[in-house]
């Protein structure tokens, strides 16, 4: 110095939402600083031929897991509310399995959009703080 085997520690999480980059470039300001505003490279999203496919006030559609049923009590109905089931989704390096806890919001088009190839266009925020046990996989470091 390289391989290998054994142990221990360590990695953050939901999202498409991160990375060049503690970027560049105007303005203000005495300076620390702010405020605007630009681009690519990842990633995710929507519209858009033939073909096929569908049927429009009962309107319809789009992101997103956040969707469906019943019962209760109010009530012309309907929505809200409370329960309960079914289905979906999360739970900390990854991937499965079981067991367990929690989640099922919110927002937006504006009478319109089905798939869709070329195109075209749009975002890249925001919120948090960890569950255990199997079996199988990779990476950093530390000592044998």
């Nucleotide at each position: 110095u390289g391989a290998g085997u054994c142990a221990g520690u360590c990695a953050g999480c939901c999202u498409a939402a991160u990375c060049u980059a503690c970027g560049g470039c105007u303005u203000c300001a005495a300076a620390u600083g702010a405020a605007g505003u630009c681009a690519g490279a990842g990633c995710g999203g929507g519209g858009a031929a033939a073909c096929c496919a569908u049927u429009u006030u009962u309107g319809g559609g789009g992101c997103g897991u956040a969707u469906c049923u019943c019962u209760a009590a109010c009530u012309u109905c309907a929505a809200a509310u409370a329960g309960a089931g079914a289905a979906g989704g999360a739970c900390a390096u990854c991937u499965c399995u079981c067991a367990g806890u929690c989640c099922u919001a919110g927002c937006c088009c504006g009478u319109c959009a089905g798939c869709u190839a070329a195109c075209c266009u749009c975002g890249u925020a925001g919120g948090c703080a960890u569950u255990g046990a199997g079996a199988g996989g990779a990476g950093a470091u530390u000592g044998a």
A computed fold for a 144-nucleotide RNA from Cyanosarcina radialis HA8281-LM2, annotated as c-di-AMP riboswitch aptamer (ydaO/yuaA leader). It was read from a public genome assembly, where an Rfam model found it. Model confidence (mean pLDDT): 78 of 100. Rfam family: c-di-AMP riboswitch aptamer (ydaO/yuaA leader). Rfam links the family to the GO terms cyclic-di-AMP binding and regulation of gene expression.